SAM riboswitch aptamer (S box leader), 139 nucleotides, folded computationally.
The model forms 94% of the base pairs in the Rfam consensus.

[in-house]
RNA sequence: UGCUCAUCCAGAGGGGUGGAGGGAUCGGCCCUGCGAAGCCCCGGCAACCCUCCCGUCGCACUCGUUAAUCAGCAGCGAGGCCGCGCGGGACAGGUGCCAAAUCCGACCUGUGACCAAGGUGGCACAGGGCAGAUGAGGG
Numbered sequence: 001u002g003c004u005c006a007u008c009c010a011g012a013g014g015g016g017u018g019g020a021g022g023g024a025u026c027g028g029c030c031c032u033g034c035g036a037a038g039c040c041c042c043g044g045c046a047a048c049c050c051u052c053c054c055g056u057c058g059c060a061c062u063c064g065u066u067a068a069u070c071a072g073c074a075g076c077g078a079g080g081c082c083g084c085g086c087g088g089g090a091c092a093g094g095u096g097c098c099a100a101a102u103c104c105g106a107c108c109u110g111u112g113a114c115c116a117a118g119g120u121g122g123c124a125c126a127g128g129g130c131a132g133a134u135g136a137g138g139g
Stems, first nucleotide, its partner, number of pairs: 003137006013042005021031003025106004043098003048094002051090006058084002061079005102131001107128006114119002
């Protein structure tokens, strides 16, 4: 750098330094000399990965049955959390995050409202998509 999957209306900020920008892009709307970005220190949130614990028989596994059958499939019944999955918890580690829903919109569709009435427009709501962010995986 591009690919796949999951999540994105919850949550969580102080100090120092710095000195004008920041919220990805564009438009809007915000934040900001009552101090932006960046950097450093400390703190916190969360639970994606890893680790550990508890629970749960969905899968897998084991056993039984498998009918007039040597063996066995499906199905059914039973067993047990060693493995996978699912639910809950702990928080040591790898990350991430700590204004506003990813701040809102952008492209498409639907619904509603509006206005002497046709509207390729604007408004509200809903759904989907694009883009982006973060994590995990693989190239």